Context: one part of a larger RNA
RNA sequence: CUGGGCGUAAAGGGUGCGUAGGCGGCAAAGCAAGUCAGAGGUGAAAGGCAUUGGCUCAACCAAUGUAAGCCUUUGAAACUGCUAGGCUUGAGUGCAGGAGAGGUAAGUGGAAUUCCUAGUGUAGAGGUGAAAUUCGUAGAUAUUAGGAGGAACACCAGUGGCGAAGGCGACUUACUGGACUGUAACUGACGCUGAGGCACGAAAGCGUGGGGAGCGAACAGGAUUAGAUACCCUGGUAGUCCACGCCGUAAACGAUGAAUACUAGGUGUCGGGGGUCGAACCUCGGUGCCGCAGCAAACGCAUUAAGUAUUCCGCCUGGGGAGUACGCACGCAAGUGUGAAACUC
Numbered sequence: 001c002u003g004g005g006c007g008u009a010a011a012g013g014g015u016g017c018g019u020a021g022g023c024g025g026c027a028a029a030g031c032a033a034g035u036c037a038g039a040g041g042u043g044a045a046a047g048g049c050a051u052u053g054g055c056u057c058a059a060c061c062a063a064u065g066u067a068a069g070c071c072u073u074u075g076a077a078a079c080u081g082c083u084a085g086g087c088u089u090g091a092g093u094g095c096a097g098g099a100g101a102g103g104u105a106a107g108u109g110g111a112a113u114u115c116c117u118a119g120u121g122u123a124g125a126g127g128u129g130a131a132a133u134u135c136g137u138a139g140a141u142a143u144u145a146g147g148a149g150g151a152a153c154a155c156c157a158g159u160g161g162c163g164a165a166g167g168c169g170a171c172u173u174a175c176u177g178g179a180c181u182g183u184a185a186c187u188g189a190c191g192c193u194g195a196g197g198c199a200c201g202a203a204a205g206c207g208u209g210g211g212g213a214g215c216g217a218a219c220a221g222g223a224u225u226a227g228a229u230a231c232c233c234u235g236g237u238a239g240u241c242c243a244c245g246c247c248g249u250a251a252a253c254g255a256u257g258a259a260u261a262c263u264a265g266g267u268g269u270c271g272g273g274g275g276u277c278g279a280a281c282c283u284c285g286g287u288g289c290c291g292c293a294g295c296a297a298a299c300g301c302a303u304u305a306a307g308u309a310u311u312c313c314g315c316c317u318g319g320g321g322a323g324u325a326c327g328c329a330c331g332c333a334a335g336u337g338u339g340a341a342a343c344u345c
Base pairs, nucleotide, nucleotide: 003317004316005315006314007299008298012313014200015199016198017197021193022192023191025087026086029083030082031081033080034079035076036075037074038073039072040071041070042069048066049065050064051063052062053061054060090190091187092186093185094183095182096181097180102176103175104174105173106172107171108170109153114148115147116146117145118144119143120142124135125134161168162167205246206245207244208243209242210241214240215239219235220234221233222232257312258311259310260309261308262307265290266289267288268287269286270285271284272283273282274281294301295300318345319344320343327338328337329336330335
């Protein structure tokens, strides 16, 4: 390489949109590029392979037969393809509905922490395993009233919902994306996947300007300890928050790529539809649990597959060296992407 694989052994791209490409529904017609069949040419000799034969065997030698491929030609039309027309089940649109922390922006609210001012009040408070650092007679802690400011939204809350993923949770308004159900009016295969590409992408980090209540890397002090550059305590700067611009990575996880079809059931729940007086029940779409066949090394998976198949993409090929070096690209930087070898076991 051919293969065999990718939940946990090496291996699914963080996610989407989409270019080229690959693949593609039903019925009929034509063409004949692929495909199949026949004939002819070519396929030098040697060599290869097969069957015989010659050296006593073999090596060696000889004879006969034989190959795809390419070209020409005659036909076939099932499948693929192409051409022209058609269909409605795939896909999409329309119409009628309800659900939702989906997104963006503006505004508003209450609880709590901290701080400030004033009142009451007096000697402690705080913190811990125990303490101390710390705060407090210049009146703390506690408590009452008023004010300031920032951040987060208790209960509701639910293997509940929404989103492609990251993610999204107080309330109101505006703008806005998607999904679902019902209907079957319209289009008529318009589809699936997707190398490159483009967009989005937690936290931390970076740039500029704001903001800063609480928390809190670094740092300081107090403890602990043999030591304690920690765990515990008292403080506390970046940061956490906002705007704009970068970064582009995560155990970005279901460690499980996307799509379609098929293959026992049971039970809960969310959003619809039918049905009923209300139920039962039926049905579509999600989300869980259990479980058959089957699969699996086992664990387990099991109509939300890791089962049975097809299509397309990504990836793996012993451990270390190493996600390193070098080169290239991107980035303000941090670094990211791509990604070896020697050597060694």